Two RNAs folded together computationally: RNase P RNA and transfer RNA, 424 nucleotides in total. It holds a member of the Rfam family "Bacterial RNase P class A". It is annotated as a ribozyme.
RNA sequence: CAGACCGGGUGGCCGCGGAGAUGUAUAUUUCCGAGGAAAGUCCGGGCUCCCUAGGACAGGAUGCCGGGGAAAUCCCGGGGACAGGUUAAUACCUGUUACAGAAAGUGCCGCAGAAAAAAUACCGCCCUGGUUUUGAUUGAAGGCCUAGGUUUUUAAUCAACCAGGGUAAGGGUGAAAUGGCGAGGUAAGAGCUCACCGGCCCGAGGGUAACCGAGGGCGCAGGGUAAACCUCAUCCGGAGCAAAGCCAAGAAGGGAGGAGUUGUCCGCUCAGUACUCCCGGGUAGGCUGCAUGAGAUAGAUGGUCACCAGUUCCGCUUCGGCGGGACUACAGAACCCGGCUUACAGGUCUG
RNA sequence: GGCCCCAUCGUCUAGUGGUCCAGGACAUCACUCUUUCAAGGUGAAGACACGGGUUCGAUUCCCGUUGGGGCCG
Numbered sequence: 001c002a003g004a005c006c007g008g009g010u011g012g013c014c015g016c017g018g019a020g021a022u023g024u025a026u027a028u029u030u031c032c033g034a035g036g037a038a039a040g041u042c043c044g045g046g047c048u049c050c051c052u053a054g055g056a057c058a059g060g061a062u063g064c065c066g067g068g069g070a071a072a073u074c075c076c077g078g079g080g081a082c083a084g085g086u087u088a089a090u091a092c093c094u095g096u097u098a099c100a101g102a103a104a105g106u107g108c109c110g111c112a113g114a115a116a117a118a119a120u121a122c123c124g125c126c127c128u129g130g131u132u133u134u135g136a137u138u139g140a141a142g143g144c145c146u147a148g149g150u151u152u153u154u155a156a157u158c159a160a161c162c163a164g165g166g167u168a169a170g171g172g173u174g175a176a177a178u179g180g181c182g183a184g185g186u187a188a189g190a191g192c193u194c195a196c197c198g199g200c201c202c203g204a205g206g207g208u209a210a211c212c213g214a215g216g217g218c219g220c221a222g223g224g225u226a227a228a229c230c231u232c233a234u235c236c237g238g239a240g241c242a243a244a245g246c247c248a249a250g251a252a253g254g255g256a257g258g259a260g261u262u263g264u265c266c267g268c269u270c271a272g273u274a275c276u277c278c279c280g281g282g283u284a285g286g287c288u289g290c291a292u293g294a295g296a297u298a299g300a301u302g303g304u305c306a307c308c309a310g311u312u313c314c315g316c317u318u319c320g321g322c323g324g325g326a327c328u329a330c331a332g333a334a335c336c337c338g339g340c341u342u343a344c345a346g347g348u349c350u351g
Numbered sequence: 352g353g354c355c356c357c358a359u360c361g362u363c364u365a366g367u368g369g370u371c372c373a374g375g376a377c378a379u380c381a382c383u384c385u386u387u388c389a390a391g392g393u394g395a396a397g398a399c400a401c402g403g404g405u406u407c408g409a410u411u412c413c414c415g416u417u418g419g420g421g422c423c424g
Base pairs, nucleotide, nucleotide: 001351002350003349004348005347006346008308009307010306011305012304013303014302016033017032018031019030020029021028022027035330039341040340042339043338044337045336046335047240048239049238050237054266055265056264057263059236060235061234062233063232064078065077066076067075068074079099080097081096082095083094084093085092086091100231101230105229106228107225108224109223122171123170124167125166126165127164128163129162130161131160132159135158136157137156138155139154140153141152142151143150144149145148179197180196182194183193184192198220199218200217201216202215205212206211244288245287246286247285253279254278255277256276257275258270259269260268309328310327311326312325313324314323315322316321352423353422354421355420356419357418358417361377362376363375364374379395380394381393382392383391400416401415402414403413404412
């Protein structure tokens, strides 16, 4: 670090809930009485109801593969991707993963930067043309003169500026810059060409599959974002035990609208003294649902004392211990079950 | 118990369908005005409940936790 488990024990007294026994009754007595999460209500199911659950649109959920499971945002294993560590290594180990589609379309990508997806050129590099001796060097010719200087003209090279063009190597910005790196090549450059790596397409073969992949071809064909809209595929009728049904009690009607579990339309069914909604009035008691020996009418499971166990503090100590005090977590079932997530003092076992 | 919704300065709120100053009103504080107080004017401080994830970037999107509110026969 990961996984599994325990999560105070025994006894006395008082008290709470339920069941049984005795008793006319008050009452007495016996037995049982929270959890791994009962929590969050995040998923799924059982169960119940809505006179139907049919269609379209809307809406929602899920999204690699195989197996398990009743099912699932569940579990196990595997694949891919990403991150970290080791390493010569694209190899190994560990962890994470809401992991369909970005050449179907739309939107967005602040600041910075030349340029953020349509193409462009800030600095730089290179070519061509022109201007400049109020730039430099060198050569040639002429003039002057003290024979080596000066000056004029002209030519070449370089430099500066202007115009046109090429380039995407390099600089710089950014989370991200239109494959990377090396060599050749070129005026300078460039997959322009080539080797290696990466990418795309086909693919022997392997694997149930996801996927991997020998080999071949293509110089490379267009960034990211779908936990943005959206597209594709699959699935979804809705509500929830305060569902729903029954008994008892009580009451006062009025208004609106056809109604049918919640979106809209169509269809279908039912009704039209019904049904639904709103306001007002009344009753708010009980039974079933409801349990595998916890368990109900709104809800019990606690407190204290003694000893023991653990942790910690203080005092004494002959360092073996002794005495005293405090604390023992997270948290409390409400129809049930399977998962997930979250909280948890301390302890045990395994790797 | 079940179902649903919300969380932004002390209070009431705006905001974004991703990046710019998180804006406004009341309240608080300081200065100014006034003989003084109030009102007025100027200025300051003050918040995205918490923890993760997606993303270059989260108040916003997603998940979990915490807190609060509403409804039911």